A computed fold for a 461-nucleotide part of an RNA from a soil metagenome, annotated as small-subunit ribosomal RNA, 3' major domain.
The full RNA is in RNAcentral, with records from SILVA.

Context: one part of a larger RNA
RNA sequence: UGACGGGGACCCGCACAAGCAGCGGAGCGUGUGGUUUAAUUCGAAGCAACGCGAAGAACCUUACCAGGGUUUGACAUGGAGUUGCACCUCCUGGAGACAGGAGUCCCUUCGGGGCGGCUCCACAGGUGCUGCAUGGCUGUCGUCAGCUCGUGCCGUGAGGUGUUGGGUUAAGUCCCGCAACGAGCGCAACCCCUGUCGUCGGUUGGAUUUCUCCGACGAGACUGCCGCGAUCAACGUGGAGGAAGGUGGGGAUGACGUCAAGUCAGCACGGCCCUUACAUCCUGGGCGACACACACGCUACAAUGGCCGGUACAGAGGGUUGCGAACUCGCGAGGGGGAGCUAAUCCCAGCAAAACCGGUCUCAGUUCGGAUUGUAGGCUGCAACCCGCCUGCAUGAAGUUGGAGUUGCUAGUAACCGUGAGUCAGCACAUCACGGUGAAUACGUUCCCGGGUCUUGUACA
Numbered sequence: 001u002g003a004c005g006g007g008g009a010c011c012c013g014c015a016c017a018a019g020c021a022g023c024g025g026a027g028c029g030u031g032u033g034g035u036u037u038a039a040u041u042c043g044a045a046g047c048a049a050c051g052c053g054a055a056g057a058a059c060c061u062u063a064c065c066a067g068g069g070u071u072u073g074a075c076a077u078g079g080a081g082u083u084g085c086a087c088c089u090c091c092u093g094g095a096g097a098c099a100g101g102a103g104u105c106c107c108u109u110c111g112g113g114g115c116g117g118c119u120c121c122a123c124a125g126g127u128g129c130u131g132c133a134u135g136g137c138u139g140u141c142g143u144c145a146g147c148u149c150g151u152g153c154c155g156u157g158a159g160g161u162g163u164u165g166g167g168u169u170a171a172g173u174c175c176c177g178c179a180a181c182g183a184g185c186g187c188a189a190c191c192c193c194u195g196u197c198g199u200c201g202g203u204u205g206g207a208u209u210u211c212u213c214c215g216a217c218g219a220g221a222c223u224g225c226c227g228c229g230a231u232c233a234a235c236g237u238g239g240a241g242g243a244a245g246g247u248g249g250g251g252a253u254g255a256c257g258u259c260a261a262g263u264c265a266g267c268a269c270g271g272c273c274c275u276u277a278c279a280u281c282c283u284g285g286g287c288g289a290c291a292c293a294c295a296c297g298c299u300a301c302a303a304u305g306g307c308c309g310g311u312a313c314a315g316a317g318g319g320u321u322g323c324g325a326a327c328u329c330g331c332g333a334g335g336g337g338g339a340g341c342u343a344a345u346c347c348c349a350g351c352a353a354a355a356c357c358g359g360u361c362u363c364a365g366u367u368c369g370g371a372u373u374g375u376a377g378g379c380u381g382c383a384a385c386c387c388g389c390c391u392g393c394a395u396g397a398a399g400u401u402g403g404a405g406u407u408g409c410u411a412g413u414a415a416c417c418g419u420g421a422g423u424c425a426g427c428a429c430a431u432c433a434c435g436g437u438g439a440a441u442a443c444g445u446u447c448c449c450g451g452g453u454c455u456u457g458u459a460c461a
Stems, first nucleotide, its partner, number of pairs: 001461002003458003007455007015445002019409005026299008034290002042053002064285007073123001077122008088103006105114003125274002128272003134268002136263003139259001141257001146185006152161003165176003191251004196219007222245001225239005301402001305361007317348003322341002327336003368399001373394007415437007
């Protein structure tokens, strides 16, 4: 000087408390451990691994396993020689990869060149190892308020001072004081979205005065005004006006550093290793196994509900190898059909669902719940057996609110409700986004957890 303390003082955070909804019990989905397996590819490991890399494993992906092939190679560049048997089409064998056979190059100034095949040499190739050799990127403490420098001063020195103190703030924010005076990276502001108003413009949008909507530009909020408190300070507190009030709300933005944190499997890269194999192609299988354990979700256990009928109201997106209307067939998934749309025009989509109105059920393992299974179909795709999604009928399991414990959330938030997108041929209970309905509670900081400042102890560095 740090780090640590079941030392002290002060302060903060959904940290506790006060509340609301959960998880932990059930069934199912997904991830992981374990076990199994020919293989169940690999990585991630307290917070900060476990719906994580996976924004989508039937083949492909795919790295794993079994079997069948190839060896200048699936891919790149160069050199030497030789060749037009190459590509493509057809035939035979084969699970296919591939092997065998048949047909067949282009330009030319005739020197050759282009595009290929074969042989050989250099070389290719490796998702093989090392994230403790690395770059880059990322997580985390933490959007916490800190981390430093120049000169000066103090100290033999490590170092200190500044940055401590008194106030104040969300903030090392600002004020006052001070052997310090200044400065940098952080904070804040500048950027984006949103809430109010004005001006201008407006199609394809809604309506015909206006207004809604869209776009651009501008105004507006600054403790500016008033009262009180405070050191005539910073600031705090109450009020007026205002769409908005003291950072209005949200986002982007992550200091010096910590964890030899994560990633050699995104990519790049040093070293090591393989080279008829640890490379590469193909078929099939596996990544989907299942006594069990954990993590994160979905659906429920019902009457604030289930079912049936009727009536409303969004926002944000996507669409040309695409979205696909009307009409029509089907109980339905879906099929036929093809209008319109490169989209404020048309479509997904009458876009919603909770909601509201009426009816029924009457507390039951039920008209709750939907797992599981049988069967009949639909769609995508070369192909749904392993191993997809959806529909109809039948079947109707566990489950009557969940132990110890534990999670999220302070307002348009939680909770509940649906919608869209990316990935994608198909497949979403996940993720990311969007709106609709819309709470309860916070006395307070003693305690638990994490963090900041000062101080104290230390046999630790």